Parts: sequence; structure tokens; C1' cells
RNA sequence: AGAGUCGACAGGCGAUCGCGGCUGGCAACAGCUGAGGAAAGUCCGGACUCCACAGGGCAUGACGCUGGGUAACACCCAGGCGGGGCAACCCGAUGGAUAGUGCAACAGAAAGCAAACUGCCGAUGGCGCGAACCCUCUGGGUUCGUUGGCGGGACCUUCGGUUCCGCUCGCGGAUUCACGGUGGACGCGCACAGGCGAUGGUGAAACGGUGAGGUAAGAGCUCACCAGCGGUCCGGGUGAUCGGGUCGGCUAGGUAAACCCCGUCAGGAGCAAGACCGAGCAGGAACAGGGCUGCCCGUCCGUUACGUUCCGGGUAGGUCGCAUGAGGCCGUGCGGUAACGCCGGUCCCAGAUAGAUGAUCGUCCUCGACAGAAUCCGGCUUAUCGUCGGCUCGCAGU
Repeated sequence: AGAGUCGACAGGCGAUCGCGGCUGGCAACAGCUGAGGAAAGUCCGGACUCCACAGGGCAUGACGCUGGGUAACACCCAGGCGGGGCAACCCGAUGGAUAGUGCAACAGAAAGCAAACUGCCGAUGGCGCGAACCCUCUGGGUUCGUUGGCGGGACCUUCGGUUCCGCUCGCGGAUUCACGGUGGACGCGCACAGGCGAUGGUGAAACGGUGAGGUAAGAGCUCACCAGCGGUCCGGGUGAUCGGGUCGGCUAGGUAAACCCCGUCAGGAGCAAGACCGAGCAGGAACAGGGCUGCCCGUCCGUUACGUUCCGGGUAGGUCGCAUGAGGCCGUGCGGUAACGCCGGUCCCAGAUAGAUGAUCGUCCUCGACAGAAUCCGGCUUAUCGUCGGCUCGCAGU
């Protein structure tokens, strides 16, 4: 000099006038006291009040890692995990994406499960072509074998038989020829069927990565290493979770402050809540007698129905709720890492109901921001000129 984090203050003093409240006083009056860290937004959580309520469920809403604190919490503390920062430290609605449904601008071939396009192959099937060679089929020639027929010769005893030669029909084998054919094999081509997900460089995100084997081409298809996921076992931790071993080629996209699923919590309305008192007016009821005296007589008092008395609901209005409270401050106190709890001491600190808290002057300084109680309390969020303090971090210099 910078950064991070926690906390405090919010112009000071004096005078005069005015306003609300309390106390004293018959009164005049006197004394004391009088906004905030956010009093705000009314966003959460409670106290309190009234209404409802056997028990349970649905719907709806809020919340959502773990442990703790608290009256309670969408709060606070400590920790885990993920992300950012050199660090101190900061940020995170941080359960579930193999229950289902939906959504995704631009770019891109494609944005969700498996396909189309592009691309690779074309093993297998299909189509086309092929000089020679190979196999097979067809036709012709040569030759061999064989059954039958005809003719001739020889022999045996006539009928007849045996044997030899020639011709011929058929069958079978071998070989050869064909500028014959069909099919196969082989080769080449096409890319029709088919196989493939390795090519496409776009995106916030593209179906694990690298290498080798493998294949027609390829692919966790197989293998090695790496990354992840799931199962299982061991160890640390209360837990979230962390570390390690082993098995399985299992390789799965994102989004739940989208619907939804799972779990937890929630009855409703709110201080104009609500409680008490209560004129006037409207409404309703009763009414001629009472005392001396228990009864009669007497006596006294009373008797304006436009009157008298009473009733209930409750308006205006008043009182309470409403300022002693989950209260503030102090503590080298005790427990806890902490939030916080316990203990002791001390203090009383605005309370209106058309709603007070202001104005003027003097003086000093660093020249003063945002802002104004309305039943109360605990939080969160937002606004705020500036000033000061504690702790921590890295960098530079000495």
C1' cells in the first nucleotide's frame, strides 16, 4: 500500500419557544422523558386473541446435504460435497433424471434414441462382364466291351447246337473336336439389398479416452492403462461422507425456483384480533298503590299514561389489550470449537388514536447519508454521506 472478514458510530454542546407521555399539584405550573439500524418491504417464523375441531385422509402451499442451536423458522453455528480465488475467504433450493411426461435459441448431418443424410465396407445375397484354364451338360468322330438281329464259312448226328468273320440297331466306358450351350468356381465392376457407427469440428452439451489386436469395413468386439458407474468387503467419522481392496465391459447426456415422485411441516382469520363499560334513538315488559299495622276502620303520603320503573341487544363514546419483556446492560463467572445456554449483579428505556418527537438562535467540527414507531418479539432482504476499531491473508521494501 492492497485484499478478506467481524463489529461499532450515524454531527456534538448550549439557550428559547412548541408538541406527546408520566409524576406532583385544586389550579396556574414544575420536574422527568420522547424513533431506527434499518422504525422500511410485509417476505418468513413465533407470542397473543377469536372462530373451528372424535379420529383419519385428499387437495393446496412451503421447505429439502449432515449434526447442533432456538419458542420457532425460508434464521444462526459447525461440518461434508461441488464451484471460484495464489491465499485469507466467498458462492451454492445442495433429495430423486433406470417411475412417468415435457423442454432445449443459435450453430450443426443429427439435441434424444435410435434413425435419416454424409462417409467406410460390400464378407453374404443380387446384377453385369470375362481371353485362356478347370468342372458339368449337349452334338459329332474314333476306339473298346456287350445283348439281340441278318448274311457267309467251318465242325458236330437231322431238328438244332457250337465257333469264326462281316454288316446293323441299342446300351455302357475311354478319348477327341465345337468361333456350341447352360451352370458352377475364379477374377473384375456396380453399390440394389445388406453390414457399420470409427468420418462430419457445430455446440453449453454429440452416446467414455489413448494404444494394440481384430475385421470386408468397423465397433468394449477383445486386451492393457486411465476416467466414471454399480455391487460387495474392510477401515475412519454420531452423520453427511472420505480412503482402500475386489467383482462386473456396466459406459448411462442436460434440465425438477418444468410438471412430477419421495420425505418433513402447516386448521382458519388477524390488534380495525378481541374483552369490559355504555348515553341517545328504535324495540319489549310492568304499573296504583304505599307507610302506621297481621286484618278492618281511620289517618298521612303518592298518583300529568305526552307518565314512572324495568329489560335485553348494542351505536356514539370511554376503558383495557398496550409497553416488565423468549427485555436491555455488565461479568477475567460456568458449560460449549461456535451459534447458544446457565448463573450473578444492575436498569426500566416512546406509547399516540387524526395520531407527539419540531422550529429558531449561538458555537465547534471531518459540514452530516438512508430514512419516521402504531400489538409485541426473533430473522431475512432492500436503502444508506461517511468515520473508526479488532482479526486474518498474500505481495513489496527494510
This is a predicted structure of a 398-nucleotide RNA (Bacterial RNase P class A) from an Acidimicrobiia bacterium. The RNAcentral record of the sequence draws on ENA. The source organism's lineage runs through Bacteria, Bacillati, Actinomycetota and Acidimicrobiia. It is recorded under the gene name rnpB. Rfam family: Bacterial RNase P class A. Rfam describes the family as follows. Ribonuclease P (RNase P) is a ubiquitous endoribonuclease, found in archaea, bacteria and eukarya as well as chloroplasts and mitochondria. Its family is annotated with ribonuclease P activity, tRNA processing and dimeric ribonuclease P complex in the Gene Ontology.